[in-house]
RNA sequence: GGGCUUGUAGUUCAGUCGCAGAAUGCUCGCUUCGCAUGCGAGAGGCCCCGGGUUCAAAUCCCGGCAAGUCCA
Numbered sequence: 001g002g003g004c005u006u007g008u009a010g011u012u013c014a015g016u017c018g019c020a021g022a023a024u025g026c027u028c029g030c031u032u033c034g035c036a037u038g039c040g041a042g043a044g045g046c047c048c049c050g051g052g053u054u055c056a057a058a059u060c061c062c063g064g065c066a067a068g069u070c071c072a
Stems, first nucleotide, its partner, number of pairs: 001071007010024004018055001026042005048064005
């Protein structure tokens, strides 16, 4: 320098146009003499950035940035 993949909650990931979700972590409550486990509830996202298509974009298209991987 070129090809490909990826970028979503603190973390690991799902979500292939029309409520942004799970697990884990965090907070509160129940249970206990207390802790752990277990159960219930809650908070936490401008979906990497900019532009385009569309009535509508995390999702499709273009450019950029970053990470991974292969080639040189």